[in-house]
Molecule: transfer RNA
Organism: Anaerolineae bacterium
RNA sequence: GUGAGCGUAGCCGAGUGGUUAAGGCACCUGGUUGUGGCCCAGGAGACCGUGGGUUCGAAUCCCAUCGCUCACCCCA
Numbered sequence: 001g002u003g004a005g006c007g008u009a010g011c012c013g014a015g016u017g018g019u020u021a022a023g024g025c026a027c028c029u030g031g032u033u034g035u036g037g038c039c040c041a042g043g044a045g046a047c048c049g050u051g052g053g054u055u056c057g058a059a060u061c062c063c064a065u066c067g068c069u070c071a072c073c074c075c076a
Base pairs, nucleotide, nucleotide: 001072002071003070004069005068006067007066010025011024012023018056027043028042029041030040031039049065050064051063052062053061
């Protein structure tokens, strides 16, 4: 350089056009316990890498761009 894939909360991760975006771990509060852990109940936290576009409506489709991953391109 070429091609493909991925980017959603501190971490992992679902969602494939329809209003207010699941779940787990971690975190906070309370209960339980002599303390801690486990367990139980509740709570906070992301508007989806960034910028545009399409649409009545976009995490989802299109374009550009940034980052990451994989393969290829080169020599023998």